[in-house]
Molecule: Bacterial large signal recognition particle RNA
Organism: Solirubrobacteraceae bacterium
This record gives sequence, C1' cells and structure tokens, in this order.
RNA sequence: CCGUGCUAGGCGGGGAGGUAGCGGUGCCCUGCACCCGCAAUCCGCUCUAGCGGGGCUGAAUCCCCUUCCGAGGGGCGUCGGCCCCGGUCAGCGCCGUCGGUCGCGGCGUCGAUGGCCCGGGUCCCGUGCGACGUCGACCCGCGAACCAGGUCAGGUCCGGAAGGAAGCAGCCUUAAGCGAUCGUCGAUGGGCGCGUCGGGAGUGCCCGGACCGGAGUCGUGACCGGAGGAAUGCGUCCGGGACCGCGUUUCGACGAGGGGUGCACGG
Repeated sequence: CCGUGCUAGGCGGGGAGGUAGCGGUGCCCUGCACCCGCAAUCCGCUCUAGCGGGGCUGAAUCCCCUUCCGAGGGGCGUCGGCCCCGGUCAGCGCCGUCGGUCGCGGCGUCGAUGGCCCGGGUCCCGUGCGACGUCGACCCGCGAACCAGGUCAGGUCCGGAAGGAAGCAGCCUUAAGCGAUCGUCGAUGGGCGCGUCGGGAGUGCCCGGACCGGAGUCGUGACCGGAGGAAUGCGUCCGGGACCGCGUUUCGACGAGGGGUGCACGG
C1' cells in the first nucleotide's frame, strides 16, 4: 500500500417549555437521516444522563474535534410605526336652554307686550248629557197532527123525516217559542267624549271681559355670548395588550474549510 473479517462509533440536529439536572413523547424551526414497545394528572435515567428489544452500516464523502457562514427561536429596549381594550378630561364637534344682533313672515294707534280686577275651563266630590258595548220591550215575519181558537170537506153519531150534535184533515188567526234590519223606548257597563247643575280647592297654566297704559310682540333662520348636559364622533392624559421594523443579547440547524482517529489475519 492492497485484500478479508471485526470493534469503537453512526443510523438526524436545534429552539422554547418542562425538570434539581439530562433525554424522550408533545409544540416550533431546519431537513430527509432504521423498525417495534413506554410516555404530560407524564415515561426513563443520574454529570457515564432516555430505558427495553431487533436490524443496517462500519475506520472514512458517512465517525470525532475545531473555525467560518447563518435559516430559525428566546430575552431585554423610557427606540420608531400602526392598532386594540379599560379608564379619564372637557379643548373641538353635539343636544337642549337663556340673552343679544340681523333677516324674513304674522299681528299691532281700528291699540301690541305688560299690569290690576272679574268670570270661565283645567283639579276633587256628587249629579247629568251624548256616543259606544250588552240586555229587554214595541214593530215585522215564522210558528200547534192531538192535550189553543174560528170555519169545519169527507166520514161518524142522534132522528121515521125535517133537522141537529161531536169533530179529524185542510185553511185562517194566535200562545209558548224562534228570527233579520232600521227606528223608538227602557235598563245597565266603564281605561270613551262633554262639562248640565251644585258644592269644594286654587293663582300653576289656558281662555274671555272691563279698566290702566302707549309700541312693540310672536314665530322662524343665521351669527355671537352665558351657564349647564353628555361620553357617541374627534382630541388630551394614564394604564395594559397585540403586530411590524430596528438595536442589543443568547441559543443555534443545514452547509463550507482545516485537523484527528482503531484491532486481527493474509499478500
């Protein structure tokens, strides 16, 4: 140096979390790198750190060490951006109210706003009127095989006859009862309307009248101002949270470079 056969080792790794610590199952990132059993209310170990069983490869492209690169994850940040939640304030906007100015319209010297007095309504009690609802009566109609009436065919009865008697069906009229509309009358009801009459209360509001007085007043639109309201629309402030970027720190896969590393036999 070559060949053959073995052994060590390898047959994924990492992050967070969990743990006294180490691995695993589970989650996440990389990536293609055996199988079976156990396992988060955990499973198995003890700085030699998965346990048990089986299989493949096997001294180097595959194992070990180191350097570089750096996917990705975690921590911190009084950094930047963009939002969400809770609370807060009352600056803007908003709602109503009061006052002022202007415009428009109505009324007003044929007398406005206002004031004084009087009367009435509204409030309470009693009484009453109307409408409505319900019921009843009147009016109209229907309505009795027999135990309602009138008339009673036929038939029946009495009579020698003349003539009488009772009386079914039918028809008519009605009783009890049934029924529709309008109207009239009466009764009754109250979550209806009015305010007849009487009594009470009262100046809060409204209407009317007489008097005083002498020019504004009412409605509406815009603007200005005052006090207040509200927390929905902007905004202030406080606290918390999510996402993205940046800075810093930490761990770090894959990959690249360099270095290292057995045993036996034979040639």